This is a predicted structure of a 119-nucleotide RNA (SAM riboswitch aptamer (S box leader)) from a bacterium.
Of the family's consensus pairs, 94% are formed in the model.
The coordinates come from a structure-prediction model, not an experiment, and the mean pLDDT is 76.
[in-house]
RNA sequence: GACUCAUAAAGAGUGGUCGAGGGACUGGCCCGACGACACCACGGCAACCGAUUGAAUUUAGGUUUCAAUGACAGGUGCCAAAUCCAGCUCAAGCAUCAUUGGCUUGGGAAAAAUGAGAC
Numbered sequence: 001g002a003c004u005c006a007u008a009a010a011g012a013g014u015g016g017u018c019g020a021g022g023g024a025c026u027g028g029c030c031c032g033a034c035g036a037c038a039c040c041a042c043g044g045c046a047a048c049c050g051a052u053u054g055a056a057u058u059u060a061g062g063u064u065u066c067a068a069u070g071a072c073a074g075g076u077g078c079c080a081a082a083u084c085c086a087g088c089u090c091a092a093g094c095a096u097c098a099u100u101g102g103c104u105u106g107g108g109a110a111a112a113a114u115g116a117g118a119c
Base pairs, nucleotide, nucleotide: 001119003117004116005115006114007113013042014041015040016039017038021031022030023029025087026086027085028084043079044078045077048075049074050072051069052068053067054066055065056064083111088108089107090106091105092104093103094102
């Protein structure tokens, strides 16, 4: 880097360094010299993998699957805003004589992020 699967309205910040952009992209809306973003230190959150326990499967060991616990030896991740919101599509409603289009609400997809797997 391309592929597969899973997840998201919850949660968790202080200090230091730097000095101008940052929130993926586009539009919006925000954050930012009262110092953002990034990096470093320490701290924390969470529970994807791992761990522990139970159940199913198995003659058994094992493997696999499901559930629970807990914040734990460990591997990641995360600590402004719903993944900040929308983008494509479907449904319902509102407005309009009607269409296109618009607005509101909801569902699905896409994209991106993270993890796990396999290449």